Notes:
This is a predicted structure of a 71-nucleotide RNA (transfer RNA) from Bythotiara depressa. The coordinates come from a structure-prediction model, not an experiment, and the mean pLDDT is 82. The sequence is in RNAcentral, with records from ENA. Rfam family: tRNA. Rfam links the family to the GO term triplet codon-amino acid adaptor activity.
């Protein structure tokens, strides 16, 4: 330069057209003489922008960034 994949919370992994689950972490609370463990509750997200649709994480399109492979 060209292909191919991939971007979802502080971190990791779901949902593949029907309104974003879940683990860890984070805070509060309970348990404890107390910490941890445990138990309960709360906070935080779809890279961007258009489109199509009655409804987009999904389909399409540009662009952004990352990574593999060839050069």
């Nucleotide at each position: 330069u060209g292909u191919a994949a991939a971007g979802u919370a502080a971190a990791c992994u779901a949902a593949a057209g029907g309104u974003a689950a879940g683990u860890u972490a984070u805070c509060a609370g309970g348990c404890u003489c107390a910490u941890a463990a445990c138990c309960u509750g709360a906070u935080u997200a779809u890279a961007a922008a258009a489109g199509u649709u009655c409804a987009a994480c999904u389909c399409u399109u540009u662009u952004c960034u990352u990574u593999a492979c060839a050069u």